Record summary
c-di-GMP-I riboswitch aptamer from Sulfurovum sp., 79 nucleotides, folded computationally. The source organism's lineage runs through Bacteria, Campylobacterota, Epsilonproteobacteria, Campylobacterales and Sulfurovum. Of the family's consensus pairs, 91% are formed in the model. The sequence was found by an Rfam model in a public genome assembly.
RNA sequence: AUAUUGCUGUGCCACACUUGUUGCGAAACAAGGUCGGAAAGUCAUGGGUCUCAGUGAUUGAGAUCGCCAGAUUACCAAU
Numbered sequence: 001a002u003a004u005u006g007c008u009g010u011g012c013c014a015c016a017c018u019u020g021u022u023g024c025g026a027a028a029c030a031a032g033g034u035c036g037g038a039a040a041g042u043c044a045u046g047g048g049u050c051u052c053a054g055u056g057a058u059u060g061a062g063a064u065c066g067c068c069a070g071a072u073u074a075c076c077a078a079u
Stems, first nucleotide, its partner, number of pairs: 003079004012037002017032006035066001041072003045069003048064006
């Protein structure tokens, strides 16, 4: 340096819930919180789920990467 693996982590992330703010909404952000996580980092590319608007139907605009796949980058440890 590369590959594989995840037994080890006084470090890292943060579900539900609570408070506040934003949004019609799905949800987001901040502070607590700690169900869990070894990419629960990033990218809405494909599928899924959800929201708003609309149609006879097709649809449009969004949310979710902590639903799955894919792409990409990285920490610790072991081999």